[in-house]
RNA sequence: AGACUUGUGGUGUAAUGGUAAGCACAUCAGAUUUUGAUUCUGACAGUUAAGGUUCGAAUCCUUACGAGUCUACCA
Numbered sequence: 001a002g003a004c005u006u007g008u009g010g011u012g013u014a015a016u017g018g019u020a021a022g023c024a025c026a027u028c029a030g031a032u033u034u035u036g037a038u039u040c041u042g043a044c045a046g047u048u049a050a051g052g053u054u055c056g057a058a059u060c061c062u063u064a065c066g067a068g069u070c071u072a073c074c075a
Base pairs, nucleotide, nucleotide: 001071002070003069004068005067006066007065010025011024012023013022018055027043028042029041030040031039048064049063050062051061052060
């Protein structure tokens, strides 16, 4: 430099183009417990950015940015 894949809470992972984007773990608070663990309840926090298509976009398209894989070149 080129090709391909990919980007969702702190982490992992769902969501046929159509319900207020869920679930688990983590964190915090409370209940339970002599204490802790376990268990239960609640809270917290997310679609990389800008455009486009559409009645409607996390989802499709374009560009940019980030990440990964492969190839090529130079040394």
Predicted 3D model of a 75-nucleotide RNA (transfer RNA) from Candidatus Shikimatogenerans bostrichidophilus. The organism belongs to Candidatus Shikimatogenerans, within Bacteria. Its Rfam family is "tRNA". Its mean pLDDT, the model's own confidence on a scale to 100, is 81.